[in-house]
Context: one part of a larger RNA
RNA sequence: ACCGGCGAGUUAUGAUAUAUAGCGAGGUUAAGCUUCAAGGAGUGGAGCCGAAGGGAAACCAAGUCUUAAGAGGGCGAGUGAAAGUUAUAUGUUGUAGACCCGAAACCGAGUGAGCUAGCCAUGAGCAGGUUGAAGUCUAUGUAAGAGUAGAUGGAGGACCGAACGAGGGAGUGUUACAAAACUCUUCGAUGACUUGUGGUUAGGGGUGAAAAGCCAAACGAACUCGGAGAUAGCUGGUUCUCCCCGAAAUAGCUUUAGGGCUAGCGUUCGCGGAAAGUUUUAUGAAGGUAGAGCACUGAAUGUGUGAUGGCCUCACCUCGAGGUACUGAGCCCAAUUAAACUCCGAAUGUCAUAAAAUGUAGCGAGCAGUCAGACUGCGGGUGCUAAGGUCCGUAGUCGAAAGGGAAACAGCCCAGACCGCCAGUUAAGGUCCCAAAAUUGAUGCUAAGUGGAAAAGGAAGUGGAGAUGCCCAAACAACUAGGAGGUUGGCUUAGAAGCAGCCACCCUUUAAAGAGUGCGUAAAAGCUCACUAGUCGAGUGGCUCUGCGCCGAAAAUGUACCGGGGCUAAGCAUCAUACCGAAGCUGCGGAUUCGUAUCAAGAGAUAUGGGUGGUAGGGGAGCGUUCUAGUUACGAAGAAGCUAUACUGAAAGGAGUAGUGGAGUGGCUAGAAGUGAGAAUGCCGGU
Numbered sequence: 001a002c003c004g005g006c007g008a009g010u011u012a013u014g015a016u017a018u019a020u021a022g023c024g025a026g027g028u029u030a031a032g033c034u035u036c037a038a039g040g041a042g043u044g045g046a047g048c049c050g051a052a053g054g055g056a057a058a059c060c061a062a063g064u065c066u067u068a069a070g071a072g073g074g075c076g077a078g079u080g081a082a083a084g085u086u087a088u089a090u091g092u093u094g095u096a097g098a099c100c101c102g103a104a105a106c107c108g109a110g111u112g113a114g115c116u117a118g119c120c121a122u123g124a125g126c127a128g129g130u131u132g133a134a135g136u137c138u139a140u141g142u143a144a145g146a147g148u149a150g151a152u153g154g155a156g157g158a159c160c161g162a163a164c165g166a167g168g169g170a171g172u173g174u175u176a177c178a179a180a181a182c183u184c185u186u187c188g189a190u191g192a193c194u195u196g197u198g199g200u201u202a203g204g205g206g207u208g209a210a211a212a213g214c215c216a217a218a219c220g221a222a223c224u225c226g227g228a229g230a231u232a233g234c235u236g237g238u239u240c241u242c243c244c245c246g247a248a249a250u251a252g253c254u255u256u257a258g259g260g261c262u263a264g265c266g267u268u269c270g271c272g273g274a275a276a277g278u279u280u281u282a283u284g285a286a287g288g289u290a291g292a293g294c295a296c297u298g299a300a301u302g303u304g305u306g307a308u309g310g311c312c313u314c315a316c317c318u319c320g321a322g323g324u325a326c327u328g329a330g331c332c333c334a335a336u337u338a339a340a341c342u343c344c345g346a347a348u349g350u351c352a353u354a355a356a357a358u359g360u361a362g363c364g365a366g367c368a369g370u371c372a373g374a375c376u377g378c379g380g381g382u383g384c385u386a387a388g389g390u391c392c393g394u395a396g397u398c399g400a401a402a403g404g405g406a407a408a409c410a411g412c413c414c415a416g417a418c419c420g421c422c423a424g425u426u427a428a429g430g431u432c433c434c435a436a437a438a439u440u441g442a443u444g445c446u447a448a449g450u451g452g453a454a455a456a457g458g459a460a461g462u463g464g465a466g467a468u469g470c471c472c473a474a475a476c477a478a479c480u481a482g483g484a485g486g487u488u489g490g491c492u493u494a495g496a497a498g499c500a501g502c503c504a505c506c507c508u509u510u511a512a513a514g515a516g517u518g519c520g521u522a523a524a525a526g527c528u529c530a531c532u533a534g535u536c537g538a539g540u541g542g543c544u545c546u547g548c549g550c551c552g553a554a555a556a557u558g559u560a561c562c563g564g565g566g567c568u569a570a571g572c573a574u575c576a577u578a579c580c581g582a583a584g585c586u587g588c589g590g591a592u593u594c595g596u597a598u599c600a601a602g603a604g605a606u607a608u609g610g611g612u613g614g615u616a617g618g619g620g621a622g623c624g625u626u627c628u629a630g631u632u633a634c635g636a637a638g639a640a641g642c643u644a645u646a647c648u649g650a651a652a653g654g655a656g657u658a659g660u661g662g663a664g665u666g667g668c669u670a671g672a673a674g675u676g677a678g679a680a681u682g683c684c685g686g687u
Base pairs, nucleotide, nucleotide: 001687002686003685004684005683006682011096012095013094014093015092016091017090018089019088020087021086022085023084026049027048028047032043033042034041035040053060054059063075064074065073066072099237100236102234106227107226108225109224110223111222117201118200119199120198121197122196123195124194125193126191128160129159130158131156135152136151137150138149139148140147164188165187166186168185169184170183171182172181203219205215206214207213240622241621242620243619244618245617250263251262252261253260254259264370265369266367267366268365269364270363271362277358278357279356280355281354282353283352284351285350291344292342293341297338298337299336301334302333304331305330309326310324311323312322313321314320373398374397375396376395377394378393379392380391381390382389403414404413405412418590419589420588421587423586424585425584429580430579431578432565433564434563438577440576441575442574443573444572445571451567457551458550461548462547463546464545465544466543468541469540470539478535479534480533481532482531484508485507486506489503490502491501514529518527519526591612592611593610594609595608596607597606598605599604623676625673626672627671628670629669630668631667632666633665634664641660642659643658644657645656647654648653
């Protein structure tokens, strides 16, 4: 891992609701006793519930309590229909382990120091080599010493290094030789050394040269058994089928936030009465949002006027006078701005009334689930007008929704799957090939593979529209010729002559020519332009709006920003006609559910109309397993089980036949459950 078996809402006793049955203003027995082969039957009225309530109670009573009260008020009674009680079943719930498995922990009583830590008692061990402390002796030295030298001596948590002990480094090993080893290396090796044997300290306790280390291979509180099925608002699992309906991820409160309670939303049953619900239309009503506005409150710009204050001049004893490129209130005018501004003010939405359509709504009771929501469009807050961000409102989808489209793609677009069909027709989206359907028609555009990713910004790309300048009295472009004189204007400067810079920018001759457009020179010179004439002969400039394109454009495995091939349309825009295209709709057949009508009145049958996606969840109807009771059958002429099989039912399922097997088994009507497995890192076995 697979296969097989086992494996989870039970039981007792209360409560409550519903269903069924008995009796009914009553209902009912419990223990016990008697009887019986058993199941059971009889007896037993103690007790319990109900028929009366109010009060804390005494107590009173269709009333009672409060109170001084005959007031008021609370809770009751009201007769017109008055209903309970017992049993069983089912749903839910309380108490119990209470659907099953699962802690880490807590407590009690014991067992452990044969591992390891410390200590006690008694023993044992440490090759070999080195160094050479104190002391002593001799010599020397001195007044005596001190001292010096040489011997001797053999100290040391001394040195090197085996045994022994350790475990610092590296490698191997890592289903190992080994639940800590091996190899090389390293450290201690007369000491706070190592070690044998015996003993001792015990769990909130020991021991600890202290690491919360060690206390028998897992110690921040050992192990064993018990309390014990501790508790688990947590995780996982929870076993047959079909039918009907079908949520929530919100509010309030919560030592509450991944839990709960009540409400909201679901389901089932009942009641009730006449329809309250929903949608549309019409009429009426409240409102202060979007927008807009500046009349208020604020913000904020400019012109004008200009108070106050400053500065300057005059005057100065005081009063002052004049000026000002300062400040700038208030006011007028013009133009702005606001979620917490409003002189105004929608659309939607809300409420009421009426009509039409539809077929809801409400109340009570049983049972829930939900309280982590997600994205998209729109209106906003927050954030960076960031986020697949976050928080509200509103609508949709997903959640709980399959099908078609978007290459693939919960939340986007289309559309809501009862079942069958080798029928039709459409939606979104498509129609060259992959790949169903147009190489369809018309008119334009694009040349960029734009289409098939992007901004500010840039550009004689190209199409459309508009106004406008010049132009046969000849425009634009090109070519030929001119482009002069005063003058080298004045200043500046070494120089400044059209052309470094400053100022001015005139006059003349002219068809025209700037005190000069750009090169150029040291400065000149030279080239050129504006401007003019000629040649030529028809359009030529700049601007605004707009369609489609261009540049701007660099990323990591491999083209890789059309799904691919490929496309100049098979791209874009505007039209048109066909076709394809879904589980939509239609057709044919069938099933089921709800309403209505008729028949039958027990289920049901027929007709007709509506429905039948579905998680949590509510409700309904069934299948199968084991056993029991009754009944009816089968079986050695072969039961169950097993194997094979083209039968049958809407499903769970049920038969038939053949083989195998070798002794029990089925149908029907009821009843009772150890009643259905694929999941629980499930348990046991096998392979």

This is a predicted structure of a 687-nucleotide part of an RNA (large-subunit ribosomal RNA, domain II) from an Acholeplasmataceae bacterium. The RNAcentral record of the full RNA draws on ENA. It matches the Rfam family "Bacterial large subunit ribosomal RNA". The coordinates come from a structure-prediction model, not an experiment, and the mean pLDDT is 86.